[in-house]
Context: one part of a larger RNA
RNA sequence: UUGGGCGUAAAGGGUGUGUAGGCGGCCUUGUAAGUCAGAGGUUAAAUCUCCCCGCUCAACGGGGAACCUGCUUCUGAUACUGCUUGGCUAGAGAAAUGUAGAGGGAAGCGGAACUUCCGGUGUAGCGGUGAAAUGCGUAGAUAUCGGAAGGAACAUCCGUGGCGAAGGCGGCUUCCUGGACAUUUUCUGACGCUGAGACACGAAAGCUAGGGGAGCAAACGGGAUUAGAUACCCCGGUAGUCCUAGCCCUAAACUAUGUUCACUAGGUGUUAGUGGUAUCGACCCCACUAGUGCCGCAGCUAACGCGUUAAGUGAACCGCCUGGGGAUUACGGCCGCAAGGCUAAAACUC
Numbered sequence: 001u002u003g004g005g006c007g008u009a010a011a012g013g014g015u016g017u018g019u020a021g022g023c024g025g026c027c028u029u030g031u032a033a034g035u036c037a038g039a040g041g042u043u044a045a046a047u048c049u050c051c052c053c054g055c056u057c058a059a060c061g062g063g064g065a066a067c068c069u070g071c072u073u074c075u076g077a078u079a080c081u082g083c084u085u086g087g088c089u090a091g092a093g094a095a096a097u098g099u100a101g102a103g104g105g106a107a108g109c110g111g112a113a114c115u116u117c118c119g120g121u122g123u124a125g126c127g128g129u130g131a132a133a134u135g136c137g138u139a140g141a142u143a144u145c146g147g148a149a150g151g152a153a154c155a156u157c158c159g160u161g162g163c164g165a166a167g168g169c170g171g172c173u174u175c176c177u178g179g180a181c182a183u184u185u186u187c188u189g190a191c192g193c194u195g196a197g198a199c200a201c202g203a204a205a206g207c208u209a210g211g212g213g214a215g216c217a218a219a220c221g222g223g224a225u226u227a228g229a230u231a232c233c234c235c236g237g238u239a240g241u242c243c244u245a246g247c248c249c250u251a252a253a254c255u256a257u258g259u260u261c262a263c264u265a266g267g268u269g270u271u272a273g274u275g276g277u278a279u280c281g282a283c284c285c286c287a288c289u290a291g292u293g294c295c296g297c298a299g300c301u302a303a304c305g306c307g308u309u310a311a312g313u314g315a316a317c318c319g320c321c322u323g324g325g326g327a328u329u330a331c332g333g334c335c336g337c338a339a340g341g342c343u344a345a346a347a348c349u350c
Base pairs, nucleotide, nucleotide: 004321005320006319007304008303012318014201015200016199017198021194022193023192025088026087027086030083031082033081034080035077036076037075038074039073040072041071042070049065050064051063052062053061054060091191092188093187094186095184096183097182098181099180103177104176105175106174107173108172109171110154114150115149116148117147118146119145120144121143125136126135162169163168206247207246208245209244210243211242215241216240220236221235222234223233258317259316260315261314262313263312266295267294268293269292270291271290272289273288274287275286276285299306300305323350324349325348332343333342334341335340
C1' cells in the first nucleotide's frame, strides 16, 4: 500500500461526556458551488500512436493526423449533494401518571461470629498434621457460663435475579441524588449518529499525610517434608487489608465480540410493566413493550461455533492489525512524590 481484515490465528481503545471533523428524516421555494451537457481559449516543440515519404533495409530523419485524459471562460440542465425559504412528525427530546431496582453519596442503628480483657465453674492437657513437631498450658490453658471492649464483614433471603457507561454494587433506617422502563399521544419540530484531540470516571496492588487495627496476611522467624526445599503443609507474624484527604491509571479492565440505525423463521424459561380475559383470591390464559438466559431455521464461519442480545444482510463514524524474536524494549517527549505509566523504533537474527 489493499476490491484484505480485527470472538479463538496479528488486530475493538478499560468506560463514558463531548469539541473540530465525517455522515444525516419527509414535503417545498430560490440559487446553481459540487455534478452533468455543449461551445470557445489554452494545453510549446520534441517524445508516444497511426498513415505517407527519404537515406539499398533498419536504427534515424521529413510531412500529416491523432493524442495532450488538465485548467479556464461562456451558454444551458436541475435529478442528486451543498447553501437557502416555508412547512411536517415517523428520528430525537420534553411533559403528565405510574413501576422495579445490591445505581451513587452522607449519617445513624442492628444481630451472629471472632479476638482480647475481667470474673465464676473446672483439671491436664489443648492445638495441629498424611504423620509429627515448633506453639499454648499447673503463673491454671482448652472446655463452659456471665460481663466488658474493639475492628471488620453482612449467613439465610440469593436466583444463567436486579441496577450501573465501565470499573463495580448485597444487614436495616433516614436524608440528598443519577439513570431506566411502561402508559397517554399533550408539547418542541431534525434539535440526530459517530467522535481525532480534550475532559471525567476507572478493580486490585502500590505511594503521601493523619487515624484505626479484630480477623486474615506478602516480607520475615520457627517446625516439618525433601537429596536439597529460599516452596507446597504447620505454629507465629509486620506492611497491607479498614477510615479521611490526595496521588497512581494498570488488569484475562473478557462477551477476549467498538458505538448507533434498519431489515431477516421459530421454540422455551425468567425480570419489570401495560392492556385484555378470568376469579372470592394469589394464580392461570392471550397480546404488546423493555431487559435477561437457553435451544435452533436460513445465512455466515477455516473449524469451533454465532444465530432478532448475530459472528446473518446493509448503512454511518471512530479505534486497531500487516511474519516470529529483538520489544508491553532503547532513545526522545509528556505525565508521576516514587513505583512506574503513555507514546514508540532500529541494528541484529530466524